[in-house]
Context: one part of a larger RNA
RNA sequence: GAAUCAACGCUGGCGGCGCGCCUAACACAUGCAAGUCGAACGAGAAAGCCCCUUUGGGGGCGAGUACAGUGGCGGACGGGUGAGUAACACGUGGGCGACCUGCCCCCGAGUGGGGGACAACCCCGGGAAACCGGGGCUAAUACCGCAUGCGCCCGGCCCCGUGGAAGGGGUCGGGGAAAGCGCUUGAGCGCUCGGGGAGGGGCCCGCGGCCGAUUAGCUUGUCGGUGGGGUAACGGCCCACGGAGGCGACGAUCGGUAGCCGGCCUGAGAGGGCACACGGCCACACUGGCACUGAGACACGGGCCAGACUCCUGCGGGAGGCAGCAGUGGGGAAUUUUGGACACUGGGGGGAACCCUGAUCCAGCGACGCCGCGUGACCGAGGAAGGCCCUCGGGUCGUAAAGGUCUUUCAGCGGGGACUAGCGAGAAGGUACCCGCAGAAGCAGGGGCGGCAAACUACGUGCCAGCAGCCGCGGUAACACGUGGGCCCCAAGCGUUGUUC
Numbered sequence: 001g002a003a004u005c006a007a008c009g010c011u012g013g014c015g016g017c018g019c020g021c022c023u024a025a026c027a028c029a030u031g032c033a034a035g036u037c038g039a040a041c042g043a044g045a046a047a048g049c050c051c052c053u054u055u056g057g058g059g060g061c062g063a064g065u066a067c068a069g070u071g072g073c074g075g076a077c078g079g080g081u082g083a084g085u086a087a088c089a090c091g092u093g094g095g096c097g098a099c100c101u102g103c104c105c106c107c108g109a110g111u112g113g114g115g116g117a118c119a120a121c122c123c124c125g126g127g128a129a130a131c132c133g134g135g136g137c138u139a140a141u142a143c144c145g146c147a148u149g150c151g152c153c154c155g156g157c158c159c160c161g162u163g164g165a166a167g168g169g170g171u172c173g174g175g176g177a178a179a180g181c182g183c184u185u186g187a188g189c190g191c192u193c194g195g196g197g198a199g200g201g202g203c204c205c206g207c208g209g210c211c212g213a214u215u216a217g218c219u220u221g222u223c224g225g226u227g228g229g230g231u232a233a234c235g236g237c238c239c240a241c242g243g244a245g246g247c248g249a250c251g252a253u254c255g256g257u258a259g260c261c262g263g264c265c266u267g268a269g270a271g272g273g274c275a276c277a278c279g280g281c282c283a284c285a286c287u288g289g290c291a292c293u294g295a296g297a298c299a300c301g302g303g304c305c306a307g308a309c310u311c312c313u314g315c316g317g318g319a320g321g322c323a324g325c326a327g328u329g330g331g332g333a334a335u336u337u338u339g340g341a342c343a344c345u346g347g348g349g350g351g352a353a354c355c356c357u358g359a360u361c362c363a364g365c366g367a368c369g370c371c372g373c374g375u376g377a378c379c380g381a382g383g384a385a386g387g388c389c390c391u392c393g394g395g396u397c398g399u400a401a402a403g404g405u406c407u408u409u410c411a412g413c414g415g416g417g418a419c420u421a422g423c424g425a426g427a428a429g430g431u432a433c434c435c436g437c438a439g440a441a442g443c444a445g446g447g448g449c450g451g452c453a454a455a456c457u458a459c460g461u462g463c464c465a466g467c468a469g470c471c472g473c474g475g476u477a478a479c480a481c482g483u484g485g486g487c488c489c490c491a492a493g494c495g496u497u498g499u500u501c
Base pairs, nucleotide, nucleotide: 001501002500003499004498006497007496008495009494010493013373014372015371016370017369018368019366020365021331026329027328028327030326031325032324035073036072037071040070041069048061049060050059051058052057080284081283082282090208091207092206093205094204095203096202099201100200101199104197105196106195107194108193109192110191111190112146114144115143121136122135123134124133125132126131152175153174154173155172156171157170158169159168160167180189181188210256211255212254217247218246219245222244223243225241226240227239228238229237259281260280261279262278263274264273265272266271286307287306288305289304290303309320310319311318312317337363339362340361341360345359346357347356348355349354376406377405378404379403386397387396388395389394410442412437413436414435415434416433420428445490446489447488448487449486450471451470452469456485457484458483459482460481466473467472
């Protein structure tokens, strides 16, 4: 000098765009953050209004609505955090003849005929609650047989291919599917089996990127084999048996530190430093473990067990997990609103209307940063008053002020008023922007002035009080302390501190 997720001191007019718990992955009150589909299915209220009534009640609308239940898809995305991890976690380049892939696209074939349940509901019972048990009825795109089945899976044989196994094709035998709903007002949406694709993922390998040798030896599922289990899949992933191997000064093991990258900062570059925001990947979701469901999870707002913690309890037993958005306490030098809207973009569900969406788009707070603008412009005296200095002549603040002429950005007030939206629908927003009005009117500070280093005097003080980044100043004339005047540098900022080059 440049930089900063900054903080602190003094000061503070406006706008645009960004950024905003670096500390306790500490604990969390409250609200919201993931639902949706009646065009899969059965059931089905009430308030209220109207009518009838023998006042007991009945009927209609509300409404096949609400609230639930079965079932489907989604809850594995999106959002958060950086604890752990020195590892095929990441980056880069490859491999899978060892693999998977819901929704979407293309293609082929099919969608025949049956059965039995369980919720909801009703009845009974247990419990303070959370909830639970028993009996009975019932539907389906829920569940289960049967039929058919190109190709598909398994086995045998043949051909291509291979060193061989895997891979492709043929043939024979065996095995295995399905679900309906809606519409003729504009009609479709699905289901099953299979082939291909797109996008997504899984696994394997080469190479690359921290510190410590005051860590030198490490290892028994360890290293390889055979057979098996398991997986979508290779594999010591797991297991049995038998073998004794494997790694290491090219640094194993151990310890410390750390999410990795695109990038960001600095630098002429080489290099050094960093990992905030944004984007990609990974890991985690109170702590530890586990599996279930599923195309996909070992699953942040699913489940089970254990633990710590908090809460409820009728003491028998239960409930909870903000590293989602806001917000609270605590920690800290320090980091925001318990805001608006689904109008945009995108996501989930739905044929659609539409619903949901603290993703997102906006607004609020903070000079935290960058950028832009303003606090007026011109004229105005050998130069008012006043301050300071003085050799007492004067010098300086200083065209500065006053005064004159003029302008009105920004802020203020009044009027109009969008783009973003597509058939409708605009949160932002009466915002941006445009027009008008008044008046220089409302808007300047901070640091420094001994040398480095730009800017000097007076007084006070007297090794005191104090200053200080280094050198060093101060003990009676201090340009170095304090104050005044003047000056220098920046400016809605200026300094200080921390950190990096």